[in-house]
Context: one part of a larger RNA
Molecule: large-subunit ribosomal RNA, domain I
Organism: Myxococcota bacterium
RNA sequence: GGCGUGCGGUGGAUGCCUUGGCGCCAAGAGGCGAUGAAGGGCGUGGAAAGCUGCGAUAAGCUCCGGGUAGCCGCUCCAGGCUUCGAUCCGGAGAUGCCCGAAUCGGGAAACCGGGCGAGGGUAAUGCCUCGUCAUCCUGUGCUGAAUUCAUAGGUACAGGAGGCCAACCGAGGGAACUGAACCAUCUUAGUACCUCGAGGAAAAGAGAUCAAUUAGAGAUUCCCCUAGUAGCGGCGAGCGAACGGGGACGAGCCCAAACCGAGCGUAUGUAAGCUAGCAGGCGUUGUACGUUCGGGGUUGUGGGGUCGCUAUGGAGGAGACUGCUAUCUCCUCGACGAGUUACAAAGCAAGUCCAUAGGACAAGUGUACUGGAAAGUACUGCCAGAGAGGGUGAUAGCCCCGUGUCUUAAAUGGUCUUGCCUCGUUGGUAGCUGACCCCGAGUACCGCGGAACACGUGCAAUUCCGUGGGAAGCUGGGAGGACCAUCUUCCAAGGCUAAAUACUACUUGGCGACCGAUAGUGAACCAGUACCGUGAGGGAAAGGUGAAAAGUACCCCUGUUAGGGGAGUGAAAUAGUACCUGAAACCGCAUGCCU
Numbered sequence: 001g002g003c004g005u006g007c008g009g010u011g012g013a014u015g016c017c018u019u020g021g022c023g024c025c026a027a028g029a030g031g032c033g034a035u036g037a038a039g040g041g042c043g044u045g046g047a048a049a050g051c052u053g054c055g056a057u058a059a060g061c062u063c064c065g066g067g068u069a070g071c072c073g074c075u076c077c078a079g080g081c082u083u084c085g086a087u088c089c090g091g092a093g094a095u096g097c098c099c100g101a102a103u104c105g106g107g108a109a110a111c112c113g114g115g116c117g118a119g120g121g122u123a124a125u126g127c128c129u130c131g132u133c134a135u136c137c138u139g140u141g142c143u144g145a146a147u148u149c150a151u152a153g154g155u156a157c158a159g160g161a162g163g164c165c166a167a168c169c170g171a172g173g174g175a176a177c178u179g180a181a182c183c184a185u186c187u188u189a190g191u192a193c194c195u196c197g198a199g200g201a202a203a204a205g206a207g208a209u210c211a212a213u214u215a216g217a218g219a220u221u222c223c224c225c226u227a228g229u230a231g232c233g234g235c236g237a238g239c240g241a242a243c244g245g246g247g248a249c250g251a252g253c254c255c256a257a258a259c260c261g262a263g264c265g266u267a268u269g270u271a272a273g274c275u276a277g278c279a280g281g282c283g284u285u286g287u288a289c290g291u292u293c294g295g296g297g298u299u300g301u302g303g304g305g306u307c308g309c310u311a312u313g314g315a316g317g318a319g320a321c322u323g324c325u326a327u328c329u330c331c332u333c334g335a336c337g338a339g340u341u342a343c344a345a346a347g348c349a350a351g352u353c354c355a356u357a358g359g360a361c362a363a364g365u366g367u368a369c370u371g372g373a374a375a376g377u378a379c380u381g382c383c384a385g386a387g388a389g390g391g392u393g394a395u396a397g398c399c400c401c402g403u404g405u406c407u408u409a410a411a412u413g414g415u416c417u418u419g420c421c422u423c424g425u426u427g428g429u430a431g432c433u434g435a436c437c438c439c440g441a442g443u444a445c446c447g448c449g450g451a452a453c454a455c456g457u458g459c460a461a462u463u464c465c466g467u468g469g470g471a472a473g474c475u476g477g478g479a480g481g482a483c484c485a486u487c488u489u490c491c492a493a494g495g496c497u498a499a500a501u502a503c504u505a506c507u508u509g510g511c512g513a514c515c516g517a518u519a520g521u522g523a524a525c526c527a528g529u530a531c532c533g534u535g536a537g538g539g540a541a542a543g544g545u546g547a548a549a550a551g552u553a554c555c556c557c558u559g560u561u562a563g564g565g566g567a568g569u570g571a572a573a574u575a576g577u578a579c580c581u582g583a584a585a586c587c588g589c590a591u592g593c594c595u
Base pairs, nucleotide, nucleotide: 001594002593003592004591005590006589007588008587009586015580016544017543020515021514022512023511024510025509026508027507028506029504030503031164032163039099040098041097042055043054044053046077050074051073061093062092063091064090065089066088070081071080072079104113105112106111114133115132116131117130118129119128120127135161136160137159138158139157140156141155142154143153168199169197170196171195172194173193179186183234209217210216221248222247223246224245225244231239232238252496253495254494255440259295260294261293262292263291264290265289266288267287268286273282274281275326276325277324278323279322280321300474302439303438304437305436306435307434308432309431310430311429312428314333315332316331317330318329319328320327334426335425336424337423338422339421347420348419349418350417351416353414354413355412356411358407359406360405361404364380365396366379367378368377369376381398382397383387389401390400391399445469446468447467448466449465450464451463452462455481476491477490478489479488480487531538532537551579554566555565556564557563
C1' cells in the first nucleotide's frame, strides 16, 4: 500500500408519518364600491421584532342571543379578569388615522397647500376641531348673450355613474408560428390577444320558419343520433352541415298605424259647429296641419278600424248648453277572473321551512398476562336507527370528542303559502255582408365591392355591411338553394320573455384503485418570502426529540458562553433540541491475510 472484517465519523437515501396540496360531487352564494371598495402605508400590547387581530374608543367598545369554567391570540414572564357568568361563538350596531376610483387643489401613493360655514382658544392674529368644496350624465327651477322673441351659455337642487373582481356570456377589432412534408388560395382560426358591455347566468326566442311521398309540423336553448353522411376543397392538406328521429325543458306576450277624445302651437275666421229630433240658447267654438298624452288595436283558415244590419244583456247614480224621448260616456256597489320572471306595478301583515351560534343522548374504565404505557392476548359482559372518523403512553363500538336519532334563534337574511293590496271584465260581446281606411320605406329588392352561412363565386339561394339605384302596399308581399310557372306555406323592415344550458374567485358538507416532503400547489415551515433584475419580470431552499420537557440540578477537563466526561431524567440519550429511522459515495481507528 491492497483486499477483507469489526467499530466509528460524515452524509441524509430509505421506511413510517402528515398539519399541506390535487381532482371531483352536492348545496349555497354569484358580487364589493362615493354610507369610500379591492389592495395597501402607518400605528395599536405592561414589556413587543415578526405574524394575526384591530384603528387615536386601536389583540379592542355597546346591545341582543348562545354557552360554562376557566381566560388575557401565536408566546414564556409580570400583573390582572371571571359563577354578580368572564374568555369564546353568532346577530345587530359604534369607532374606523393616511393612501388608493380618491373626488377641494397639487403630488415623486400613504405627503404638501387651500376656500367657505360652525365651534374652541387668544386682548388680537397665528393655532386647533368638525362639516363641506372633483368631473360627467339625466331631471327640475332660476337666470340669460350676439339678437326682439328665443337659443347657446351660467347657476342651484335632486338622482345616477366612475373603481375592483376567478371563470362563464354578448359585441367591436384580430395575428403568427404551425399543417399542406416547399408555398401564395387554404389551414392554424374568428383561435390567442386587445377593447367595450352585462348578468347570476348571458345570448337566442314566439314564423315574411320548416316540410312536401300522401301528407304534415308548430318559439328559443341544450344533449344523443342522423354522420364523418350530403356537400365544400390548389377536389390538396383539410373543412363539414341540414331535414328528420329520440330526449331535457316548456309560456307566451306588448307596441306602431287606422279611428275617438283631451292639452299645446300655427293658420283660417262669423259661418260651419255645439250626439239625434222639436223649441230655446251658446259662440277665442269649429275646421286644417304639427306635437304630447289617454282610449282603441296586434293578425295570415288574413287581422284591425269606421259606418250599416241582426241577436243578446247585473243594479244604482251622474254627465253630454236647457226641457222631453232615444243614444252615448263616466263613477260606485256587487259578481267573475288574474297578478309581482315577460304580458301594469308597489308594499304590509301572518304563518311554514331554511341559513347565520347551539343543545340532548346508548353500552366495561371487568379479571388475568406481557409491557414504560393496554386500546394487545386469554376469559367474561353490555349497547347498537350509534361497528363513520379522530384522539387517548401499542391496535378502544361501550375512556374522550363524536357518530345515528331528536331538538333549537332575541337579531338579521332567504324560500314558499295565505290575507290585505293591485289590475282586468261585467253597457259590451257574438255574427253577417257590403263600402272606405290602416297593417312598420330610402325599407324590401337590384348592380358593384366585401363578409357570414359546412358552402373558397360557384348554377349560389339565404343573412349582414359599404356604395349607387330603388318598389308594391292585401286584387298586396316573402320563402320553398340560380331562374320561371303551378302549388304549398308564411306576413319582413318595432319590442319583451322564465325553464332546460355555461362557469366557480368565494362558503359549507362529502368523496378519491390521487401525492406523501426532489412527490403533491412555486409555497405542509412567517412564500410570491429570501434572493436576482433599472424594469417588465424571474423566483428558491427549508417538515418529524419524547407518551410527557421530565430539555440534563450538581461535579470535572479546558483560553472558552465551543466540545466532552461523570451524575440525573426517561422504556430508550448511538431519542440531547446539529434531536425518528439513519443506506451509499467519502474519511478514520483496530485487526486478519498478501506484498